[in-house]
RNA sequence: AGAGUUUGAUCCUGGCUCAGGACGAACGCUGGCGGCGUGCUUAACACAUGCAAGUCAAGGAGAAAGUUUCCUUCGGGGAAUGAUUAAACUGGCGCACGGGUGAGUAAUAUAUAAGCAAUCUACCUUUAGGUUUGGGAUAACGUCGAGAAAUCGGCGCUAAUACCGUAUAAUGCAGCGGCAUCGCAUGAUGAUGUUGUUAAAGUUCAUGAAACGCCUAGAGAUGAGCUUGUAUCUGAUUAGCUUGUUGGUGAGGUAAUGGCUCACCAAGGCAACGAUCAGUAGCUGGUCUGAGAGGAUGAUCAGCCACAUUGGAACUGAGACACGGACCAGACUCCUACGGGAGGCAGCAGUGAGGAAUAUUGCGCAAUGGGGGAAACCCUGACGCAGCGACGCCGCGUGGAUGAUGAAGGCCUUUGGGUCGUAAAAUCCUGUCAGGUGGGAAGAAAUGCAUAUCUAUUAAUACUAUUUAUGUUUGACGGUACCACCAAAGGAAGCACCGGCUAACUCCGUGCCAGCAGCCGCGGUAAUACGGAGGGUGCAAACGUUGUUCGGAAUUACUGGGCGUAAAGCGCGCGUAGGCGGUUUGUUAAGUCAGAUGUGAAAGUCCACAGCUCAACUGUGGAAGUGCAUUUGAAACUGGCAGACUUGAGUACUGGAGGGGGUGGUGGAAUUCCCGGUGUAGAGGUGAAAUUCGUAGAUAUCGGGAGGAAUACCGGUGGCGAAGGCGACCACCUGGCCAGAUACUGACGCUGAGGUGCGAAAGCGUGGGGAGCAAACAGGAUUAGAUACCCUGGUAGUCCACGCCGUAAACGAUGAGAACUAGGUGUUGGGGCGGUUAAUCGUCUCAUUGCCGGAGCUAACGCAUUAAGUUCUCCGCCUGGGGAGUACGGUCGCAAGAUUAAAACUCAAAGGAAUUGACGGGGGCCCGCACAAGCGGUGGAGUAUGUGGUUUAAUUCGACGCAACGCGCAGAACCUUACCUGGUCUUGACAUCCCGGGAAUUUCCUGGAAACAGGAAAGUGCCUCAUUAGAGGAGCCUGGUGACAGGUGCUGCAUGGCUGUCGUCAGCUCGUGUCGUGAGAUGUUGGGUUAAGUCCCGCAACGAGCGCAACCCUUGCCUUUAGUUGCCAUCAUUUAGUUGGGCACUCUAGAGGGACUGCCGGUGUCAAACCGGAGGAAGGUGGGGAUGACGUCAAGUCCUCAUGGCCUUUAUGACCAGGGCUACACACGUACUACAAUGGCAUGUACAAAGGGCAGCCACAGGGCGACCUGGAGCGAAUCCUCAAAACAUGUCUCAGUCCGGAUUGGAGUCUGCAGCUCGACUCCAUGAAGUUGGAAUCGCUAGUAAUCGUGGAUCAGCAUGCCACGGUGAAUACGUUCCCGGGCCUUGUACACACCGCCCGUCACACCACGGGAGUUGGUUGUACCAGAAGUAGCUGAGCGAACCUUCGGGACGCAGGCUACCAAGGUAUGGUCGGUAACUGGGGUGAAGUCGUAACAAGGUA
Repeated sequence: AGAGUUUGAUCCUGGCUCAGGACGAACGCUGGCGGCGUGCUUAACACAUGCAAGUCAAGGAGAAAGUUUCCUUCGGGGAAUGAUUAAACUGGCGCACGGGUGAGUAAUAUAUAAGCAAUCUACCUUUAGGUUUGGGAUAACGUCGAGAAAUCGGCGCUAAUACCGUAUAAUGCAGCGGCAUCGCAUGAUGAUGUUGUUAAAGUUCAUGAAACGCCUAGAGAUGAGCUUGUAUCUGAUUAGCUUGUUGGUGAGGUAAUGGCUCACCAAGGCAACGAUCAGUAGCUGGUCUGAGAGGAUGAUCAGCCACAUUGGAACUGAGACACGGACCAGACUCCUACGGGAGGCAGCAGUGAGGAAUAUUGCGCAAUGGGGGAAACCCUGACGCAGCGACGCCGCGUGGAUGAUGAAGGCCUUUGGGUCGUAAAAUCCUGUCAGGUGGGAAGAAAUGCAUAUCUAUUAAUACUAUUUAUGUUUGACGGUACCACCAAAGGAAGCACCGGCUAACUCCGUGCCAGCAGCCGCGGUAAUACGGAGGGUGCAAACGUUGUUCGGAAUUACUGGGCGUAAAGCGCGCGUAGGCGGUUUGUUAAGUCAGAUGUGAAAGUCCACAGCUCAACUGUGGAAGUGCAUUUGAAACUGGCAGACUUGAGUACUGGAGGGGGUGGUGGAAUUCCCGGUGUAGAGGUGAAAUUCGUAGAUAUCGGGAGGAAUACCGGUGGCGAAGGCGACCACCUGGCCAGAUACUGACGCUGAGGUGCGAAAGCGUGGGGAGCAAACAGGAUUAGAUACCCUGGUAGUCCACGCCGUAAACGAUGAGAACUAGGUGUUGGGGCGGUUAAUCGUCUCAUUGCCGGAGCUAACGCAUUAAGUUCUCCGCCUGGGGAGUACGGUCGCAAGAUUAAAACUCAAAGGAAUUGACGGGGGCCCGCACAAGCGGUGGAGUAUGUGGUUUAAUUCGACGCAACGCGCAGAACCUUACCUGGUCUUGACAUCCCGGGAAUUUCCUGGAAACAGGAAAGUGCCUCAUUAGAGGAGCCUGGUGACAGGUGCUGCAUGGCUGUCGUCAGCUCGUGUCGUGAGAUGUUGGGUUAAGUCCCGCAACGAGCGCAACCCUUGCCUUUAGUUGCCAUCAUUUAGUUGGGCACUCUAGAGGGACUGCCGGUGUCAAACCGGAGGAAGGUGGGGAUGACGUCAAGUCCUCAUGGCCUUUAUGACCAGGGCUACACACGUACUACAAUGGCAUGUACAAAGGGCAGCCACAGGGCGACCUGGAGCGAAUCCUCAAAACAUGUCUCAGUCCGGAUUGGAGUCUGCAGCUCGACUCCAUGAAGUUGGAAUCGCUAGUAAUCGUGGAUCAGCAUGCCACGGUGAAUACGUUCCCGGGCCUUGUACACACCGCCCGUCACACCACGGGAGUUGGUUGUACCAGAAGUAGCUGAGCGAACCUUCGGGACGCAGGCUACCAAGGUAUGGUCGGUAACUGGGGUGAAGUCGUAACAAGGUA
């Protein structure tokens, strides 16, 4: 510090997601040790049990056990001690601290800074002074009684530091005076005069000037109370709230100010700087995060607050309205004898419940701290420790070194090896931790006691107090930390991940299943993404997951964002509050700046040092704490005050333009209607029609009239207006704007939340009006349908008046104002200057309105002095898409509706601009047998052949628009053959290796359909060694073992190779440069031209490659070379180029030439090129062929071949026989033959090319009607063999189902072959079907082409209407490019990119989800009114009652019970508000697999 994800790719906008940190965490898996921390976040839910607050030289009374002793009737009793005791009681102090929790609380709180001249403060410190003298009670106790208990009552006794009176008393308090100093308006402080008034308690000791107490007053310290400023969450779909309310006077009350309370008076107070209401919440130091600013948070520790079962109220006290006090009411729990009682863990443990989840009913007061006490000491679940939990942080360990046969084993493998891996084993070491043995701290300082000592006091070396020293006493943790020794590598490693982000890859299994997933996304048979394994990566006593929070996120933007098109400028004015504001002088000092002072607790953070072996942790010191307050100063800027100025703004004057607005009036053109004339059969309308009008006279045409609406031409990116908007002419009324020149006012300005006005069309209300047009509606068409587009009609409405509505793509999709920043060229309205008689011209300037364009800006497009540039001021608005501008609520409206405006849920995108393609029922240019013009076909018939379908045991398989279908098959009777049935084989029909035997091989017999099985006979070759015997080898046959063979089994969507197709179309790219943020562009576009990206010119391009062309083959002309098997002009010769001869010609086959727009003319840009011409065998690529760019179609082929993976292995392999691939209701494709006279038949006569031939072609002769057969010459071929036919000539047939046509069938044969039954071809005789030119539709062909005629070849034993090739005869037509199809280039639009066979919308049906409404129903909360009124307090009363004081003894003072009143909690009644739950039914929304209906949008999306 960023990354992934929208796209084919790009840039941007924008959301989602990830990597980091943190946690009081939880869950999963795993788990050795220690230190330090930390641990109910949920039910402020309920609590069993134990403990958590007592203590005391004041007081009176006062046990027991035990011990000792006395008495005894041996049952027991008494005394002493225990005992200055225990346990109670009175009294003092404490219990308001400490500990817990966070329910309430949005301010009676907290933080910070101030104030109290408006206050209190027990214990403590200090100063001064005092502590007189009396009295009456009461608990305990005793006794009697009530009760189950809790507890209570009567009577009687007694004490005090309990209570009461009295004395004295001031510097206290209160009243009345004057004085000084000071202050903030109140007043404060200090002398001071006077009057009144107010205290006390004792105890210990032999004593006192002792100790501890007590009282009064002052001061301090500490703590508390009150007041003020500032800060402190969300909601305006909460806008008004308030009656003790706001203030005053007086009184009461309090420690104290104050409506705190009361009486009276006034009518105020708060609020858009957010009152009130609602929701949420303890606040802070801090903590987490962050660069910071911020954001989130408020566990542990610390400060403050609040609370203590819920609510209320008080008492005591220095302090409470009191966690472990009391009273009342409510709920709950417990006890009960049913009468009545008791209780409050949000103290520490612990229990139940809740929950994902949080510990021991531990030890100790040794330390620190607290209460009481003089102290000892007691109490202390505060605290110190221990226990439990990897909950967190920190530290340590699980060994170290050497060790390659790179062991075994696992995994992978291209089978060679690689990897786990120096890892292990093995050898040598070490000893942390854990274990054992032994030793063993610090934490302890005090206090007390003992001894000694100093000082004070004293007569005193007593006593007492004090100082110092020594000794002694005290440890829960704990025999812990730590140390030493012993033994032993021994007891101690897991978790997650490995597609990208993100470090880390392979195998197997699975097969859109199971599953994964934070986002993108994986999985449909080769998954680095699922599960397992091996390996690897990361972290490590942990590791992952989940949750929350900050970050990344500049994604709420103060730092630090935006608003033309991505979300976002209010439709436009006027204007209130507010914000901002020209020049200058003086002053002030609020803002601002600087200094100082105080404060900002401690802890924490940061820095330094130090202590635990280190660290975590802890200690000491420092810094910081950006804040607040006070104070001193500065005066530039902002603000305030006072004064001045003119440039902003405005006023006056003179001119000017204008569809600016309002009212009234006046025209002409046109449509329609009415009347009349002329006139006759149609008119109208459309793509075409029809509805409609018209013989009752339309349309057309002429004349007259009526009525309403709109104002042609001018008319213009021209004018005016704030916007909406405004268009004939005239008049009146009226707003704004511009220019010019002077004068005046003197900042009067800009913006503008709320507010208010205007505001198109449509719509609404009332009343008019209504010609044309025209929603709705009707009819006619169109259509599959057509509730549309088109047509004929037609009502609201459109018009006017008045009143509503308040919205529009109200758009420049661009808020208003101001300033600045290059130009060029138009436009409208003014003005100046120059020239001119003038029209007019030139130039400068102000305002308006356009275009182009530079800098700059922008994601780009684009904007660009009319900014989207550079700045300032103010307002409005935005924060992913959908849900939704919707619901609910409010406001407005007659209604329609408008405005304000969410959430649940859902998606990972939605979007902007630009790019490349593709596409368009977009455009332009161009080409092609693409159309057109022609010729001949197919589609109808029969047959052949292929396919589909059907059938079958099998009808093997593949190919399916063009680009499958006479295709693979250049040839299925067996074989082929892959299929079916049956019979057989299992190392196999075929390959390699090993072992054994044998030559190989040939012949025969038996069984069988054959394969095969059994048997017999003949037979030893080649090479090497060796004298032979023999051994070995090559090759072949055979038996055996296992490795393996085999597979036309699957996957062409795992592949190679080959092929088809677009298309022989002219395209496809690259390097460098340049342009662009980039994808990309440029080049390759443009102007011409071409068959061509062919060439030329131009050009930020210059070059190059693959294609085109050429080079290659063939054909056409010529030359030359060579003449056999070819040829024969000349010379001989022959039946015959037969022979001699010749090589001129033809031909053959080698080498060359030739054609290049080279020449001429014209056109063209001085070009390329085109047109015409000449010459030439050939002329503009001469004709034909081969040749197929980058790529597309997951095109075809695993059955040519090769090949990964999978499957099979006595079978999916192999052999054999027979059958099938040849079936047949039917459908399609491709062909052949025909339908006839341009013909058939018969006879005769001509002319080819290119091929093939030895298991061959076969002359010739003979036989047969013929297929063919029998002989047989020649030829491995320019030598031999291989009839060309159509044509032509003659004859016949004469338009018929024929002398056309030949299917079908019967018979007889021939040939091939082991074999023609299923199932061959051919021949002869006989038979003689359909068919008389073919519907819709559709195919080929542009010249030696179509058409037509025959010939040959491959395959092949045989089989050709197919395929491939060859020649013969030999046409017609092309105006042209509008249309159909295909293609190329440019351009345009696009919401397409799987690319139009695209994308995509809505209803309906089904399922699920959340939400709104809903008759109601049920809860929470709260307001108002009334009733009620416990306890308590206050007041009144008090005939009852009462010890203290007074008394004249009667009584009084004072007090208590009781009663009443006031306030008031719970509770109740009535009626509202508000927030939830739930509900028959209902509404839309969202999401779902390939449902239904249409096709609305995207291209001119077919009606923009």